């Protein structure tokens, strides 16, 4: 320090379901098992999703409720890059 997942120790754990926070996205927990050589770790840059709170339009006789758009703010690490750590098993 490069490559690999034949083998060997094992790990992780899609969608679904159950509860339970949360406005929502989603998350924790059990059960599951799609698949993952970092499918460990950290929101750092892109990306994606969400919109209770707020702006603004729109419709409406008013008020009220409804619909769209942005947008602080939140989540995604199993969406990509990047940093950090790491098993076996080869090559230098």
């Nucleotide at each position: 320090u490069g490559a690999g997942a034949a083998a060997a120790u094992g790990g992780c754990a899609a969608a679904c379901u159950u509860a339970u926070u949360g406005a929502a996205a989603a998350a924790u927990a059990a059960g599951g098992g799609c698949g993952c050589a970092a499918a460990g770790u950290c929101g750092c840059a892109g990306g994606u999703c969400u919109a209770a709170g707020g702006u603004u339009u729109u419709c409406u006789c008013c008020u009220u409720a409804a619909a769209a758009a942005c947008u602080a703010a939140g989540a995604c690490g199993g969406c990509u890059g990047g940093a950090c750590u790491g098993c076996c098993u080869u090559g230098g």
The prediction has a mean pLDDT of 82. This is a predicted structure of a 92-nucleotide RNA (c-di-GMP-I-GGC riboswitch aptamer) from Peribacillus kribbensis DSM 17871. NCBI's taxonomy places the organism under Bacteria, Bacilli, Bacillaceae, Peribacillus, Peribacillus kribbensis. It was read from a public genome assembly, where an Rfam model found it.